[in-house]
RNA sequence: CUUCUCAAGGGCAAACCUGCCGUGAGGCAGGGGCGCAAAGUCAGGGGUCUCUACGAGACAGCCCGGCUGCCAGGG
Numbered sequence: 001c002u003u004c005u006c007a008a009g010g011g012c013a014a015a016c017c018u019g020c021c022g023u024g025a026g027g028c029a030g031g032g033g034c035g036c037a038a039a040g041u042c043a044g045g046g047g048u049c050u051c052u053a054c055g056a057g058a059c060a061g062c063c064c065g066g067c068u069g070c071c072a073g074g075g
Base pairs, nucleotide, nucleotide: 001074002073003072011036012035016031017030018029019028020027021026034061040067041066042065044064045063046062047059048058049057050056051055
């Protein structure tokens, strides 16, 4: 510098269940574990979704993009 392939330690945590919050999409915590090498983070572009809908919101585990980053391989 890089991520086509591989190992270990550790990390995250879908569906579902319980509690709390929210009108809702959903969020948080516990259990759970389908998966994930950025499934860390940011609603900038697209997309999907919600509502009391010319507006205000949700989703970063839908895609692109920004920022940051452990181990290991390769150069």
About this RNA: c-di-GMP-I-GGC riboswitch aptamer from an Actinomycetes bacterium, 75 nucleotides, folded computationally. Rfam family: c-di-GMP-I-GGC riboswitch aptamer. Gene Ontology term of the family: cyclic-di-GMP binding. The coordinates come from a structure-prediction model, not an experiment, and the mean pLDDT is 83. Of the family's consensus pairs, 90% are formed in the model.